RNA sequence: AGGCGUGUAGCUCAGUGGCAGAGCGCUGCCAUCACAUGGCAGAGGCGGGGGUUCAACUCCUUCCGCGCCUA
Repeated sequence: AGGCGUGUAGCUCAGUGGCAGAGCGCUGCCAUCACAUGGCAGAGGCGGGGGUUCAACUCCUUCCGCGCCUA
């Protein structure tokens, strides 16, 4: 320098055009003498910009971060 992949909750990951989810973690309550386990409830997120579309986490483009490959 070029090519490919990837970016979603604190962590690990689903979601492939119309409602953003799971497990673990966190907070409160119940239960226990207490802790763990367990039950109920809750907080919390789509890397930035632009474009396409009635509608974008999702498609296109660009930038940024990370990883791999080639030189």
Transfer RNA from a Rhodospirillales bacterium, 71 nucleotides, folded computationally.
The prediction has a mean pLDDT of 82.
Its Rfam family is "tRNA". From the family's description: Transfer RNA (tRNA) molecules are approximately 80 nucleotides in length.
The organism belongs to Rhodospirillales, within Bacteria.